[in-house]
The RNA shown here (transfer RNA) has 72 nucleotides and comes from an uncultured Elusimicrobia bacterium. It matches the Rfam family "tRNA". Rfam describes the family as follows. Transfer RNA (tRNA) molecules are approximately 80 nucleotides in length. By type it is a transfer RNA.
RNA sequence: GGCGCCGUAGCCAAGUGGUAAGGCAAGGGACUGCAAAUCCUUUAUACGCGGGUUCAAUUCCCGCCGGCGCCU
Repeated sequence: GGCGCCGUAGCCAAGUGGUAAGGCAAGGGACUGCAAAUCCUUUAUACGCGGGUUCAAUUCCCGCCGGCGCCU
């Protein structure tokens, strides 16, 4: 330098045109002698950045940034 994949909450991670599941973690409660475990419940301005297409973009297109890999 070229090519490919990836970037979603504090962490992991699903979804891939019609406003985003789940788990862990965190807060509250039940239980307990106190805890742990378990159960119930609650919360967050989570879609890397900019532009384009569209009535509508996390999703499609372009560029950039970052990570990983392959080639030279």